[in-house]
Predicted 3D model of a 71-nucleotide RNA (transfer RNA) from a Thermoguttaceae bacterium.
RNA sequence: GCGGGUGUAGCUCAACGGUAGAGCGACAGCCUUCCAAGCUGACGACGAGGGUUCGACUCCCUUCACCCGCU
Numbered sequence: 001g002c003g004g005g006u007g008u009a010g011c012u013c014a015a016c017g018g019u020a021g022a023g024c025g026a027c028a029g030c031c032u033u034c035c036a037a038g039c040u041g042a043c044g045a046c047g048a049g050g051g052u053u054c055g056a057c058u059c060c061c062u063u064c065a066c067c068c069g070c071u
Base pairs, nucleotide, nucleotide: 001070002069003068004067005066006065007064010024011023012022013021018054027041028040029039030038047063048062049061050060051059
């Protein structure tokens, strides 16, 4: 220099055009004499910029970070 892949919640992963979900963790409440366990609830995220579309995490372009391969 070229090609490919990944990027979503504190962490690990879904969702592949139509309301962004789950597990674990943390917080609050219930239960308990207390703790643990269990139950309930709320908070919290689409790497960045632009384009297409009635509508974009999703499709297209650029860009950033990381990983792999080729030279």

The sequence was found in a public genome assembly. The source organism's lineage runs through Bacteria, Planctomycetota, Planctomycetia, Pirellulales and Thermoguttaceae. Rfam family: tRNA. By type it is a transfer RNA.